[in-house]
Source information:
The RNA shown here (Bacterial RNase P class A) has 366 nucleotides and comes from a Deltaproteobacteria bacterium. Its mean pLDDT, the model's own confidence on a scale to 100, is 76. It was read from a public genome assembly, where an Rfam model found it. The organism belongs to Myxococcia, within Bacteria.
RNA sequence: AGGGGUAGACAGGUGGCCGCCCCAAAAGGGGAGGAAAGUCCGGGCACCAUAGGGCAGGAUGGUCUCUAACGGGGACCGGGGGUAACCCCAGGGAAAGUGCCACAGAAAAUAUACCGCCAUUGCUCAAUAAGCAGUGGUAAGGGUGAAAAGGUGAGGUAAGAGCUUACCGCUUCCCUGGCGACAGGGAAGGCACGGCAAACCCCAUCCGGUGCAAGGCCAAACAGGAGUUCACGCGUUAUGCGUGAGUGAGUUGCCCGCUCACGUCAUCCGGGUAGGCCGCAAAAAAAGACCGGCAGAGGGUCUUUAAGAGAAAUGGCCACCGUCCCGAAAGGGAUACAGAACCCGGCUUAUAGUCUACCCCUUAAU
Repeated sequence: AGGGGUAGACAGGUGGCCGCCCCAAAAGGGGAGGAAAGUCCGGGCACCAUAGGGCAGGAUGGUCUCUAACGGGGACCGGGGGUAACCCCAGGGAAAGUGCCACAGAAAAUAUACCGCCAUUGCUCAAUAAGCAGUGGUAAGGGUGAAAAGGUGAGGUAAGAGCUUACCGCUUCCCUGGCGACAGGGAAGGCACGGCAAACCCCAUCCGGUGCAAGGCCAAACAGGAGUUCACGCGUUAUGCGUGAGUGAGUUGCCCGCUCACGUCAUCCGGGUAGGCCGCAAAAAAAGACCGGCAGAGGGUCUUUAAGAGAAAUGGCCACCGUCCCGAAAGGGAUACAGAACCCGGCUUAUAGUCUACCCCUUAAU
């Protein structure tokens, strides 16, 4: 100097004039984001449910750790990509079972003999040879394929084969390190095991519902109607109480169980109201410093900051400046994605441009 990787910051500023909302007696102070978007997850909060069991359904899937929780974050392990810095992974089980592996190929998992190789017999032949046919052995070589009965070298064999051996792979056991997933080392064993579970499935863990149009308070208005068990016992003479059955309602879907009610209530039909206030913001919030932590996760302490509209405020105009592009200059043009609605932790998507720090590679100089 060039290329790459990771993490983060900003998202325009100042002044004047005019216009809004909130707090406050006033003075005065404050007023839309890194994603406010999506509504994909998880909660806080509110109400309902006795808040239990079983089945179904759904989600997640290496280890440890963080958190209110998560399908999220951090660190690490294993696998893959990259020269590297780094990045990606839907990462439990194929020996519980079922299923699939097109085409090609002899054969695709209780899976083979197409071409071959070897031995032997016969025929042809002058004949070793060569060719053809039969029988037996073979899976090393070749071919097909994404993948073909562990791989490479040596020995051995009629030719071959873990047949034997060395190294590697695999299985089991032991030792060392680690919280652990795992890693390293050693010993024994010729050795059961193709791939696919983002195929069905199996295993492990987890899962109440509804949602601010939740839920409360005040005021106002109206028009009611229908339906509504049985048996037994007690007491009473109006009715009531108890038990059992039955019916209805509730509990993600179903079943069991449980609870409530048998009409002041639940259910069905019809009518009225749609006004005001609360919920409504100091939040598991954000930033900075320190402590401890492998950690950029997250925790503790301190300091500072921190809109509340209510059909929707947080704005409009002018001037100057900042940044980027074109231009010799003058000057001209552009300035992204986009707007809170109960609140928060994540994920995903959109985004003009500028800046900062660290790391890797290449080249050159000293």

Background
The model forms 90% of the base pairs in the Rfam consensus.